[in-house]
Context: one part of a larger RNA
């Protein structure tokens, strides 16, 4: 892991409350217990007692009134009448109260044959080294002292076995071992080790101290019991089919994953002009937007002008000047969620018409009180986020299906059921892969691009429309010439000649044209060249913006890859057109099933039930309702069975489902249909429990 079995909203209650069903009814019910009997869960007693028929008030107490107030009045009632027993469901209360589940509290014993310390009495330490005090000799001293040789045999002493111990690695890890196994290692006469008996008990012991150790168990041991402790926690919680179907919001919470009230769901009762939508007509607003010599605040840059800073005025003063700050005016521009002279759209109200619901309220059950994506308005961030908090709307959560390769909310569309039928949506139609290698016109050349990527800047890459110049009186480019004179223009300069640099009214002349000079260039000249002007040469040449498609910019770990293979007048992009494919959408056609305040028909307990029609539905979690089906037993009438019950096992058959049911084997003694009763009544999960494999 799989198979069997076993496994979870139950029982009681003088409780409480709703609904159905029955009795009786201004009543209604008997309890304990008694008598009787055809012993049947039976008749009749029994009226204590409940419960309702009056309230109000703290109460006394009054009463269809009462309390409270000096009164006036106002609260609760009356006027408007149903309740009680009983069954049987739903819920809620007390109880273990649907299961199973801690850590942990207590309360009473059982452990110190592990292990810790401690008593008490015993063992037990191969061998080798080291040479302390102390003694003896000798020497030495006045006498100690003191040297040296002998000798002695001291130590938490040296080395190293047993024996305690456990340093490193390896192995071992469902081991040999629930801590071992090899090699190296520490101590090994000492605070050593070790038998045996004996002590200290659990908020207690021992502890040379690690929260260490107390029988493989220790920041409080074990066993029994309070005990089915509590769990706002996880996890599970068992057949089938129909019908509707949420919510992740507000307030409040020692509250924030948990609840109380509401808000949303169902179910049952419910008939007053309620509700959606549209359209017309009336209405309130201060948002978008836009204004601001409208107001507040904020604000560029001009005039223009008070103050204030600088400066002149010999100092003060007066007066002046100011590319400085700068109130007020005034021109031009322009800002604001907490600014408005203004001000739409929607959205809300209310009146009427239209057209479709069946609502509002009462009552029984609830879930749900973690939401999220997205498109739009806006706060927060960084006009960052799958980011966060509000508001409208959508959908996903409760949503299948088709497209977006693939993908919860993106796009199309809301799945009763069957059918080898038809038509669309969004998105495709060259192959995968259904359906155009349609069409008619451009663009693009980068595989740009073909549906995941991207900028600020740069591009004489193309195309497209444009303004705006020059052109057969010859343009543009190319080519051949020309590019002069006053003058080296004036200053400055060591020099300055078109060409360091400065200054200008940058002039005049000659011309076809030719700057007091575009550039390169000398030390200064010169030299090349260029504006500029003829000729050559023969059709367009330039300047400026815009606009489509490209183009660099451009850098990540599989050799890549647009979903792939591919694909270039496209299979790319635009722009337009005409087929086709393409879903569970929408139609044909058959069937089922649910509402109906619509018709029709039958029926009878005359307001119900059944059959048809018609219409209108029939995704679906949390959840509410509603009708079945199986299992065990009991009653009550039947029925099968050794001419073979049950059960098992092969095959067949019917139902919309659980389910039923035949026919053969196998099994050997019991089964059960129908109508009601009761329940230890349904398993895939619970690291569920047992067995087996």
């Nucleotide at each position: 892991g799989c198979c069997u079995a076993c496994g979870a909203g139950u029982u009681a209650c003088u409780c409480c409350u709703c609904a159905c069903c029955g009795g009786c009814a201004a009543g209604g019910g008997u309890a304990a217990g008694g008598c009787a009997u055809u012993c049947a869960g039976u008749g009749c007693c029994g009226c204590a007692c409940c419960c309702g028929g009056a309230g109000c008030g703290a109460a006394a107490g009054c009463g269809a009134g009462u309390c409270u107030g000096a009164a006036a009045g106002g609260g609760c009632g009356u006027u408007u009448g149903a309740g009680u027993c009983g069954g049987u469901g739903g819920g809620g209360g007390u109880a273990g109260a649907c299961g199973c589940g801690a850590a942990a509290c207590c309360u009473a014993g059982u452990g110190a044959u592990c292990u810790a310390c401690c008593c008490a009495u015993g063992g037990c330490c191969a061998g080798g080294u080291u040479g302390a005090a102390g003694u003896u000799g000798u020497g030495g001293u006045a006498a100690c002292a003191c040297a040296c040789a002998a000798u002695g045999g001291a130590g938490g002493a040296c080395c190293g076995a047993a024996c305690c111990g456990a340093u490193a690695a390896a192995c071992g890890u469902u081991g040999a071992a629930a801590a071992g196994u090899u090699u190296c290692c520490g101590g090994a006469u000492g605070a050593g080790c070790u038998g045996u008996g004996g002590g200290u008990a659990g908020g207690g012991g021992u502890g040379a101290a690690a929260g260490g150790c107390u029988a493989a168990u220790c920041a409080a041991a074990c066993u029994g019991g309070g005990a089915a402790a509590u769990a706002g926690c996880u996890c599970g919680u068992a057949c089938u089919c129909c019908c509707c179907g949420a919510a992740a919001u507000g307030u409040u919470u020692u509250u924030a994953g948990g609840a109380a009230c509401a808000g949303c769901g169902u179910c049952g009762g419910g008939a007053a002009u309620u509700g959606u939508a549209u359209g017309a007509c009336g209405g309130a607003g201060g948002u978008a937007g836009a204004g601001c010599u409208a107001c507040c605040g904020a604000u560029a840059g001009g005039a223009c002008u008070a103050g204030g800073g600088g400066g002149a005025g010999u100092c003060a003063a007066a007066u002046c000047c100011u590319a400085c700050c700068a109130a007020a005016u005034c021109c031009u521009g322009a800002c604001g969620a907490a600014c408005u002279c203004c001000g739409a759209a929607u959205g809300c109200c209310g009146u009427c018409a239209u057209a479709c619901a069946g609502a509002a309220c009462c009552g029984g059950c609830a879930g749900u009180g973690a939401g999220g994506g997205c498109u739009u308005g806006g706060g927060u961030g960084c006009u960052a986020a799958g980011g966060u908090c509000c508001a409208a709307g959508u959908c996903c959560g409760a949503g299948a299906g088709g497209g977006a390769a693939a993908g919860a909310a993106c796009c199309c569309a809301g799945a009763c059921c069957u059918u080898c039928c038809g038509c669309u949506a969004a998105g495709g139609u060259c192959c995968c892969c259904a359906a155009a290698u349609c069409c008619a016109u451009g663009u693009u050349a980068a595989g740009u691009u073909g549906a995941a990527c991207a900028a600020a800047g740069g591009u004489g890459g193309u195309c497209c429309a444009g303004u705006u110049g020059c052109a057969g009186a010859g343009a543009c480019a190319g080519c051949c010439a020309g590019g002069a004179g006053g003058u080296u223009a004036g200053c400055u300069u060591g020099g300055a000649a078109g060409c360091a640099g400065c200054u200008a009214u940058u002039c005049c002349u000659u011309u076809a044209a030719a700057g007091a000079g575009u550039g390169c260039g000398u030390a200064a000249c010169a030299g090349c060249u260029c504006a500029c002007u003829g000729g050559u040469c023969g059709a367009g040449c330039g300047a400026c913006a815009g606009g489509g498609c490209g183009u660099c910019g451009a850098u990540a770990a599989u050799a890549a890859u647009c979903g792939g293979g591919c694909a270039u007048c496209a299979a790319a992009c635009a722009u337009g057109g005409u087929a086709c494919c393409g879903a569970a959408g929408c139609g044909a056609a058959g069937g089922a099933u649910u509402a109906u305040a619509u018709c029709c028909c039958g029926a009878u307990u005359u307001a119900u039930c059944g059959g048809g029609a018609a219409u209108a539905g029939u995704g679906g979690u949390a959840g509410g309702g509603g009708a079945g089906c199986a299992u065990u037993c009991c009653a009550a009438c039947g029925g099968c069975g050794g001419u073979g019950a049950a059960g098992c096992u092969a095959u067949g058959g019917c139902g919309u489902c659980a389910g039923c049911u035949g026919u053969g084997g196998u099994g050997g003694a019991g089964c059960u249909u129908u109508u009601g009763g009761a329940a230890a009544a349904g398993c895939a999960a619970a690291u569920g429990u047992a067995g087996g494999c």